The RNA shown here (transfer RNA) has 72 nucleotides and comes from a Candidatus Woesearchaeota archaeon. Rfam family: tRNA. Rfam classes the family as a transfer RNA. The prediction has a mean pLDDT of 84.

[in-house]
RNA sequence: GGGCCCAUGGUCUAGAGGCAUGACAUCUCGUUUACACCGAGAAGGUCGAGUGUUCGAAUCACUCUGGGCCCA
Numbered sequence: 001g002g003g004c005c006c007a008u009g010g011u012c013u014a015g016a017g018g019c020a021u022g023a024c025a026u027c028u029c030g031u032u033u034a035c036a037c038c039g040a041g042a043a044g045g046u047c048g049a050g051u052g053u054u055c056g057a058a059u060c061a062c063u064c065u066g067g068g069c070c071c072a
Base pairs, nucleotide, nucleotide: 001071002070003069004068005067006066007065010024011023012022018055026042027041028040029039030038048064049063050062051061052060
């Protein structure tokens, strides 16, 4: 220098155009003498940034940023 892949709550992850899914962790309640386990519930995300396409974008296009792999 060229090519490809990835970026989604604190962590991991689903989502292939119609107001974002689950697990763990956290908090509350129940249970226990108590803790843990278990059960029920809650909070927590404007989806790496920007622009565009579209009635509508996490999802499509382009640029940029960060990370990984391959070639030279």